The part of an RNA shown here (large-subunit ribosomal RNA, domain IV) has 341 nucleotides and comes from a sediment metagenome.
The coordinates come from a structure-prediction model, not an experiment, and the mean pLDDT is 84.
The full RNA is in RNAcentral, with records from SILVA.
[in-house]
Context: one part of a larger RNA
RNA sequence: UUAUCUUUAAGGAACUCGGCAAAAAAGCGGCCGUACCUUCGGUAUAAGGCCUGCCCUUCUGUAAAAGGAAGGGCCGCAGCGAAAGUCUCCCUGACGACUGUUUAUCAAAAACACAGCUCCCUGCGAACUCGCAAGAGGAUGUAUAGGGGGUGACACCUGACCGAUGCGAGAAGGUCAAGCUUGGAUGUGAUGUGGCGCAAGUUGCAUUGCUUACUGAGUUAAGCCCUCGUCAAUGUCAGCGGUAACUAUAACCGUUCUAAGGUAGCGCAAUUCCUUUUCGGGUAAGUUCCGAAGCGCACGAAUGGUGUAACGAUCGGGGAACUGUCUCAAAGAUAAGCUCG
Numbered sequence: 001u002u003a004u005c006u007u008u009a010a011g012g013a014a015c016u017c018g019g020c021a022a023a024a025a026a027g028c029g030g031c032c033g034u035a036c037c038u039u040c041g042g043u044a045u046a047a048g049g050c051c052u053g054c055c056c057u058u059c060u061g062u063a064a065a066a067g068g069a070a071g072g073g074c075c076g077c078a079g080c081g082a083a084a085g086u087c088u089c090c091c092u093g094a095c096g097a098c099u100g101u102u103u104a105u106c107a108a109a110a111a112c113a114c115a116g117c118u119c120c121c122u123g124c125g126a127a128c129u130c131g132c133a134a135g136a137g138g139a140u141g142u143a144u145a146g147g148g149g150g151u152g153a154c155a156c157c158u159g160a161c162c163g164a165u166g167c168g169a170g171a172a173g174g175u176c177a178a179g180c181u182u183g184g185a186u187g188u189g190a191u192g193u194g195g196c197g198c199a200a201g202u203u204g205c206a207u208u209g210c211u212u213a214c215u216g217a218g219u220u221a222a223g224c225c226c227u228c229g230u231c232a233a234u235g236u237c238a239g240c241g242g243u244a245a246c247u248a249u250a251a252c253c254g255u256u257c258u259a260a261g262g263u264a265g266c267g268c269a270a271u272u273c274c275u276u277u278u279c280g281g282g283u284a285a286g287u288u289c290c291g292a293a294g295c296g297c298a299c300g301a302a303u304g305g306u307g308u309a310a311c312g313a314u315c316g317g318g319g320a321a322c323u324g325u326c327u328c329a330a331a332g333a334u335a336a337g338c339u340c341g
Stems, first nucleotide, its partner, number of pairs: 001336008010327002014325001019322001027052001029051004037042001039153001053074008075079001088320007095312002100112002116151007128137003154307004159237003164234002166230005173225003179219006185212001187210010238256005265299001266296001277293005
C1' cells in the first nucleotide's frame, strides 16, 4: 500500500447520479390486533403490542397420560439463554395483468410468452411444412379440428374514411403471348403444256408438294383496364377569415379543399420543442415527484384507448428504523507486499 474482516465519541444520508455498500430488524413460536383498496380470493406474518426459563399448587382434560388455564415462588445482563437457519417496514406513481422465458460469456427488463379476444385459410389424398421424387409430418386428428396473422387477464369500450395499396367477388366491353388455322411473299422440287432457238438452252402458264429467322388475318387463357365489397387488411383522419353590450374568448357564420377531416377517453405524458409551462401539495429551500389545467411542436382507440385488485431481484418520488455513506477520520486482526528458501 492492497485485500478480507472487527470496533468507534457527537451527529445520523449532511455522502452520492442514486442510501451504492454497510448497518439495523430477525423464531413462517403463542396470544392480541390489523387500514386503504379489492376481481371478495386477497392485501396479511399488513402495520403494531405483549409473552417465552425453572419449581410448586389448584382447576380442566384422559382409562391413565400428553395437553390447556389460573395462582404463587426462584435465578440470571439475557429464558426459541442463538449451533444452523430465518421477513426491514410504510406511503405514492409508471410499465407489464399474473407464474413463466431471454442476449451460455457486459442487458432479466417496460422485451418475449401467456390465458382471453379477433381476422384469414382449410371438407380431408385438407390447408400448411419438408423433399427432385417416392414419401413424411399435419394426424391414426376431421371445422368444439388443424394452420397462419394481429392483440394480449379482467372492467368500460373500440369512432370516421374503400380515394391510394392489398385481398375477395364479378363478368358486358377494351387490351393482350406462345400455340393452332388460313392468305401473301421467299427459296426449292414434281407433273402437264406453250413461246423463242438448228441445237445447247432460255422464258411462261396450269396443277400439286415441301421450306423460311418475312408479312397479314382469324381464334384464344390468366392478368391489367373496368364494376362492386372489405380497415381487429396496409393505411389516413385539413386550412383561412369574421363574429357576443368592458376585455378576452367564440356556441355561431362565410369560404377553399378532401375518401373522410381525430369521436370517447387521456394529455408538459416512457410522447411537450419552447420548458425548470402555469397553479396547488410536499421541503427552510424541489429541473425530480404527486394532483390539476390544455392551442396535444409531434396522444388516441386490437402497430388497441382508458382504468385496474394481486404480482415484480423492474423503474421514479417521499418517510420510519438504521448505520463510518458522510462531517472526518481513528484503532485493531489476518493475508499479500519485504528477507530467506